[in-house]
Record summary
Predicted 3D model of a 154-nucleotide RNA (glmS glucosamine-6-phosphate activated ribozyme aptamer) from Sporotomaculum syntrophicum. NCBI's taxonomy places the organism under Bacteria, Clostridia, Eubacteriales, Desulfallaceae, Sporotomaculum. Rfam family: glmS glucosamine-6-phosphate activated ribozyme aptamer. By type it is a riboswitch.
RNA sequence: UCAUAAUAACAAGCGCCAGAACCCGGAUUACCCGGGUUGACGAGGUGGGAGCUAAUCGAAAUUUCGGCGGGUACUCCCCGGUCCGGUCACGACCGUCAAAGGUACUACAAAACCUGUGGGUAACUGCGGGGACAAAGGGUACCGGGUGACUUAG
Numbered sequence: 001u002c003a004u005a006a007u008a009a010c011a012a013g014c015g016c017c018a019g020a021a022c023c024c025g026g027a028u029u030a031c032c033c034g035g036g037u038u039g040a041c042g043a044g045g046u047g048g049g050a051g052c053u054a055a056u057c058g059a060a061a062u063u064u065c066g067g068c069g070g071g072u073a074c075u076c077c078c079c080g081g082u083c084c085g086g087u088c089a090c091g092a093c094c095g096u097c098a099a100a101g102g103u104a105c106u107a108c109a110a111a112a113c114c115u116g117u118g119g120g121u122a123a124c125u126g127c128g129g130g131g132a133c134a135a136a137g138g139g140u141a142c143c144g145g146g147u148g149a150c151u152u153a154g
Base pairs, nucleotide, nucleotide: 014069015068016067017066019065020038021037022036023035024034025033026032041058042057043056047078048077049076050075051074079095080094081093082092083091085151086150087149088148089147090146101143102142103141104140105139106138113130114129115128116127117126118125119124
C1' cells in the first nucleotide's frame, strides 16, 4: 500500500413519547391494569466560535393532533470573498459556484393514489412495480456595485 473477513458506527425536516387515538390480553364498568401500534411527504439548506428558539419551501389532508429533545435558520464576533489597476480601513452583501434586489425563461420531488409481495393475532409495518403534480432555493439572459487614504500598474 492492496485484498478479504469480523465487530462497531453510519439521525439532522432528524430522534423521542409522560397527553391523545388505535390494537391485543386481563378485568368486568374503574373510560381500570398489563403489553403493543401510530405519531411529518419530500425539495432546499452547514467557513469557525458564542448566543438564541414559534428555523425555509411547498405536497397531502381523520393525529402532518399535542408535547419533548436536537438542528444546517436568525443575531453578534472572528476568518474569507465580492463591490472592475493594486494595498489597507470602514461600509454593504454574501460563504469558497462567496450581490442583495427586479424581469423573463428553465431542469428537478416524495408521500398521497393504483398494484404485487413479505412480517405481525391485531392496531400496523418492510420491500418491489405503476404513476401525475410543487414552491422556495438553484441555473441561464438582461437590469442592478460603495466611501476614504495611500500607491502609481496602465

The sequence was found by an Rfam model in a public genome assembly.